Predicted 3D model of a 357-nucleotide part of an RNA (small-subunit ribosomal RNA, central domain) from a Candidatus Uhrbacteria bacterium. Taxonomically the source falls in Candidatus Uhriibacteriota (Bacteria, Bacteria candidate phyla). It matches the Rfam family "Bacterial small subunit ribosomal RNA". The coordinates come from a structure-prediction model, not an experiment, and the mean pLDDT is 82.
Context: one part of a larger RNA
RNA sequence: UUGGGCGUAAAGCGUUCGUAGGCGGCUUUGUAAGUCAUUUGUUAAAUCCUCAGGCUCAACCUGGGGGCUGCAGGUGAUACUGUAAGGCUUGAGUGUGGGAGAGGCAGAUGGAAUGCCCCGUGUAGCGGUAAAAUGCGUUAAUAUGGGGUAGAACACCAAAGGCGAAAGCAAUCUGCUGGAACACAACUGACGCUCAUGAACGAAAGCGUGGGUAGCGAAAGGGAUUAGAUACCCCUGUAGUCCACGCCGUAAACUAUGAUGACUAGAUUUUGGGAGUAUCGACCCUCCCAGAGUCGACAAAACAAGCUAACGCGUUAAGUCAUCCGCCUGGGAAGUACGGUCGCAAGACUAAAACUC
Repeated sequence: UUGGGCGUAAAGCGUUCGUAGGCGGCUUUGUAAGUCAUUUGUUAAAUCCUCAGGCUCAACCUGGGGGCUGCAGGUGAUACUGUAAGGCUUGAGUGUGGGAGAGGCAGAUGGAAUGCCCCGUGUAGCGGUAAAAUGCGUUAAUAUGGGGUAGAACACCAAAGGCGAAAGCAAUCUGCUGGAACACAACUGACGCUCAUGAACGAAAGCGUGGGUAGCGAAAGGGAUUAGAUACCCCUGUAGUCCACGCCGUAAACUAUGAUGACUAGAUUUUGGGAGUAUCGACCCUCCCAGAGUCGACAAAACAAGCUAACGCGUUAAGUCAUCCGCCUGGGAAGUACGGUCGCAAGACUAAAACUC
């Protein structure tokens, strides 16, 4: 390479947008590039196959015929692909309508708790632990009443719940703003899918500049424990955690499961929308669409088909197919060295080999 694979054995890029490329709905007509048929030329000789002949046979040699492979031209076919022109509405999009939502950004406001400060009451302890001690406290602590102030986070509602491409998003109100679902079927008429390179977003930690700092808390100090204790426990506590702007670009970034489309029994719960039935109206009930779960346990039954090495998956597929992308190819050396690109740095991305088993 042919091939086989990627939930857990090696293997799905963290996510999205999107260029080139690849692939692409129904239908009409033309064309005939691909495709198919036929024919001509060419494809040196030798070699190969076959028939015949010549060395006594054979190897070998000679002659005739054929073949392989490709290219070019002619003629023809038009199902499929392409291409040109046209039509269609189911894919895709637009519009209209009423709803759902912690989707995003900004501003304002609120209460509980915590710490600190001030005043009052009050007196000897408080705190902490398995037990203690360090620590705090007669300069009046802890406790309790009142007042003030600061920063951070938003109990209940809360749910197997919702939204978002992912990361993620939760007090309340207001402003601006993105997306999705449903119903109608008015409009466009294939405008689609995927996506190398590329671009954007991307938890936490970390970095730069300037703020902020209540609580928590790497580092650090002290007290314990212990043979030791650079830990687990306790008392403190700096960076950080918070805000603004700019970097970093990684995570078990996980559903360890790429995206899109189609098909293949069900049952049940729930969120949003709609239709029907019923009703004075609503609830209930039945059905449709779009999402989110479960098929369990104590302890029986059930848990389709299919797939899987098993575990398990099972209309949210890991089933049956199609298109496109990414990735894997024994373990270690190694996600390392070297080189390159990016970064202030930390480092990230790309990515071997010798050697060894």